[in-house]
RNA sequence: GCACUAGUAGCUCAGCACAAGAGCGUCGGUCUUGUAAACCGGAUGUCGGAGGUUAGAUUCCUCCCUACUGCU
Numbered sequence: 001g002c003a004c005u006a007g008u009a010g011c012u013c014a015g016c017a018c019a020a021g022a023g024c025g026u027c028g029g030u031c032u033u034g035u036a037a038a039c040c041g042g043a044u045g046u047c048g049g050a051g052g053u054u055a056g057a058u059u060c061c062u063c064c065c066u067a068c069u070g071c072u
Stems, first nucleotide, its partner, number of pairs: 001071003005067003010024004026042005048064005
């Protein structure tokens, strides 16, 4: 330098254009002498950045950034 993959909640990940979700974690409550477990409820996100297509983009296209891998 070229190519591939990935970037979404604190963490691990889903989401094939039509209202952003799950598990774990965290906070509050019930229970307990107390803790843990269990149950109930809540808060969480400029969807890596900028542009384009579209009535509508996390999703499609282009460029850039970061990380991993491969080739030279």